[in-house]
RNA sequence: GCAAACCAUUGGAAACAGUGGGACGCAAAGCUAUGGGGGCUAAGGUGCGUUUGCACUAUGCUAGCCCGGUCGCCG
Repeated sequence: GCAAACCAUUGGAAACAGUGGGACGCAAAGCUAUGGGGGCUAAGGUGCGUUUGCACUAUGCUAGCCCGGUCGCCG
C1' cells in the first nucleotide's frame, strides 16, 4: 500500500461484481480472462422427460487457484 470473511446497498438468471463499513491475510493480494491450464455459474441453446424437472454446453465469472506476460517496490 492492498483488503478476506461478514454486514448494508446496487447490478446480474446465477456465478459474481460495484460502492460503503470491516480486516483474514498478501512483497506485487498492481494490471492482463484476446497467452495456457484449473475451478464456479447455466440465462440462452441442445437432448431426454412431461412428475414442470434432469443432463450437457460459456458467449458469463474467478488474477485472493496455478503457470505465463507486463508495470512497479526493496536489495
Molecule: c-di-GMP-I riboswitch aptamer
Organism: mouse gut metagenome